[in-house]
Context: one part of a larger RNA
C1' cells in the first nucleotide's frame, strides 16, 4: 500500500446489492423443518336423496359427496446443517472396468391366464402409572403364496464365425432344466402390473501423477507379501477362511508423531511466487460417544431399529422417553455474529390421474456501517472585512465570503393522490414482498458531520499549562521553566459517513 466473515474507541443521515458463532462437533425449553395416495383395500364417521320397518323415541336398506385411524403404494437415500474426524485413491487430474449395479424417465419386443390361505383394521377378553401390549374371534386388496404359460433371460452341455488385452469378448445355432404378472377407473389411442433388450440419469471398484511439518522418530510388517481351493459381493481383491511358501516396505524418507477436510477458487503480487479455502459450486466425512445389522434400486440411514456408554427427563420405582453440527430461539464459552417474523406469489423437489397436499429447500421482510457502490447535509451574490475567539511587534494580523443579509433550488428524508413488472405468450383465476418500487403534487434551507494527525519519516504551527512530573512514542526518540513531540485552545492539514487503533496474510 492491498486486503478482511473482523473486533475495539468517537462518531452516525438516506438507498441499493451482499454478508453475518472464526470460539464449546458445548448443552439445549418451546414451536416449525416429510409427506402423500380414497383412481389399491375393507371399515368407521358427517351430510344429503330416496325406499322399508316403527312403540313415533328412533331403527335398517342403498346410492352420492365429503372424511379419516388401518392394510397397501411411492417418498422420506433428495434437500437442508456441520469440518469432529481423515496425510487417505479422501480430494484434483488422467485413464481403465475383457470385473460391475442403477427405482423413477425414454425406446423396441413379448405377456397380463387360473386358483389359494392369512394378518391388521374392526368386536370381545384382559395387563400395565404411563409407554406400550396379550389371547381369542371376523374381514379385504395393486398386500403374502402355489400352480399353468417362457423367451433375445439365467444355468448346463455342444457347435460355428469373428476379435482381443492374459483370465477371454461379441454374434449366431442345438438340447435339457428353471424363473412372471395385478388391477383401478370419470372407458380411452385411459393409467397401472410382467418379462426381456437398449439409452439417458445415478452410483461403485482400479491405476498413473499431484497433494504440509518433523530423522532430537530408522527400521517397520504376521492376513503381514504371494498362491492353491473355497466362501462372500453387484463387481475384482487376503475382503474372509483352510493350506502351502517366506515373503512384502524403506534415506527417492517406510514406521512413528504433530497439524490439516480436498478442490474451483479467494487475497496479494509486474510476474514467479507466498498465503488462504468464510460466503457461491463439486466431492469427501459426520449427525449424543462407540458398534451393529434390518428395509430398500439406492442407507455414514440427522428429524428410522437395536446393543452398549455418559447426560437430561417422566415414574406408582416394577419400568419407560430424548439426541437442534436443520429454521428459529436459550443458557454457556467469548474482543465477537442476528427474528422464537411473512408466504408457498415465483423457482425447485416429494406424493397424486387431477383438483391440490407438504415443503424452515426457496423467495422474501426484520436486525447490524460488518462490507463494497451511489447520493445528501444546499447554490449563487455578499466587506461595515461586523461581532466574538486565538495571536499580536497594539499598527494590526487571522478565523473569513465565512456568518448575518438577499435572490433562488428540494435530491434524500416528511405528507398527500395515483400505482407496477415479477403472472407461467388465447380466456378467467392466482403476488408473501406491497400500497414497495415508481409518477405526480405540497411545504420548507428547512432535519442531516464527524474522526485522526500537525518534530522527522509524512501534508499541516502558535499561544498557554506542566518542569525527567503528568504524558507520549510505529522507529528515530520527546518532557529536568521559554517543548511546533506531553494537556487544552485557536489554526492548519488528511480522509468523509465515517475516521482511528489493534490482529492477521501478501
Nucleotide at each position: 500500500g492491498g486486503a478482511c466473515g473482523a473486533a475495539c474507541g468517537c462518531u452516525g443521515g438516506c438507498g441499493g446489492c451482499g454478508u453475518g458463532c472464526c470460539u464449546a462437533a458445548c448443552a439445549c425449553a418451546u414451536g416449525c423443518a416429510u409427506g402423500u395416495c380414497g383412481a389399491a383395500c375393507g371399515g368407521g364417521g358427517u351430510c344429503a336423496g330416496c325406499c322399508c320397518c316403527u312403540u313415533c323415541g328412533g331403527g335398517g336398506a342403498c346410492u352420492g359427496a365429503c372424511u379419516u385411524a388401518g392394510u397397501g403404494g411411492c417418498g422420506a437415500a433428495c434437500g437442508g446443517g456441520u469440518g469432529a474426524g481423515u496425510a487417505a485413491c479422501g480430494c484434483g487430474u488422467g485413464a481403465g472396468a475383457a470385473a460391475c449395479c442403477u427405482g423413477c424417465c425414454u425406446u423396441u419386443c413379448a405377456g397380463u391366464g387360473g386358483g389359494g390361505g392369512a394378518c391388521a383394521a374392526c368386536a370381545g377378553u384382559u395387563g400395565g402409572a404411563a409407554a406400550c401390549g396379550a389371547c381369542u374371534g371376523c374381514u379385504a386388496a395393486u398386500a403374502c403364496c402355489g400352480c399353468a404359460u417362457a423367451a433375445u433371460g439365467u444355468u448346463a452341455u455342444u457347435u460355428g464365425a469373428g476379435g482381443g488385452c492374459a483370465u477371454c469378448c461379441u454374434c449366431g445355432g442345438a438340447u435339457a432344466a428353471c424363473c412372471a404378472a395385478a388391477g383401478c377407473u370419470u372407458u380411452a389411442u385411459g393409467u397401472g402390473c410382467u418379462g426381456a433388450a437398449a439409452g439417458a440419469u445415478g452410483g461403485u471398484c482400479u491405476c498413473g501423477c499431484g497433494u504440509c511439518u518433523g530423522a532430537u522418530u530408522a527400521g517397520c510388517u504376521a492376513g503381514a507379501u504371494g498362491g492353491c481351493g473355497g466362501g462372500g459381493u453387484a463387481a475384482c481383491g487376503g475382503c474372509c477362511c483352510a493350506c502351502c511358501a517366506u515373503g512384502g516396505c524403506g534415506a527417492c524418507g517406510a514406521u512413528c508423531a504433530g497439524u490439516a477436510g480436498c478442490c474451483g477458487g479467494u487475497c496479494u503480487g509486474a510476474g514467479a511466487g507466498g498465503a488462504u479455502g468464510a460466503a457461491c459450486g463439486g466431492c469427501c466425512a459426520c449427525a449424543u460417544u462407540g458398534g451393529g445389522a434390518c428395509u430398500g434400486a439406492g442407507a455414514u440411514a440427522c428429524g428410522g431399529c437395536c446393543c452398549a456408554g455418559a447426560c437430561u427427563c417422566c415414574u406408582a420405582c416394577g419400568g419407560g422417553a430424548g439426541g437442534c453440527a436443520g429454521c428459529a430461539g436459550u443458557g454457556g464459552g467469548g474482543a465477537a455474529u442476528a427474528u422464537u417474523g411473512g408466504g408457498c406469489a415465483a423457482u425447485g423437489g416429494g406424493g397424486g390421474a387431477a383438483a391440490c397436499c407438504c415443503u424452515g429447500a426457496c423467495c422474501c421482510a426484520g436486525c447490524a456501517a460488518c462490507g463494497c457502490c451511489g447520493c445528501g447535509u444546499g447554490a449563487a451574490g455578499g466587506a461595515a472585512g461586523a461581532a466574538g475567539g486565538c495571536c499580536u511587534u497594539c499598527g494590526g494580523g487571522u478565523u473569513g465570503u465565512a456568518a448575518a443579509c438577499u435572490u433562488c433550488u428540494u435530491u434524500u428524508a416528511g405528507c398527500a393522490g395515483g400505482g407496477a413488472c415479477g403472472a407461467a405468450g388465447a380466456a378467467c383465476g392466482u403476488g408473501a414482498c406491497g400500497g414497495u418500487a415508481c409518477c405526480u403534487g405540497c411545504a420548507g434551507a428547512a432535519a442531516a458531520a464527524g474522526c485522526a494527525a500537525c518534530g522527522g519519516c509524512u501534508a499541516a504551527c502558535u499561544a498557554c499549562g506542566u518542569g525527567c512530573c503528568a504524558g507520549c512514542a510505529g522507529c528515530c526518540g520527546c518532557g529536568g521553566u521559554a517543548a511546533u513531540a506531553c494537556g487544552u485552545a485557536g489554526g492548519u492539514u488528511g480522509c468523509a459517513a465515517g475516521c482511528g487503533u489493534u490482529g492477521u496474510c501478501c
Small-subunit ribosomal RNA, 5' domain from an uncultured bacterium, 506 nucleotides, folded computationally.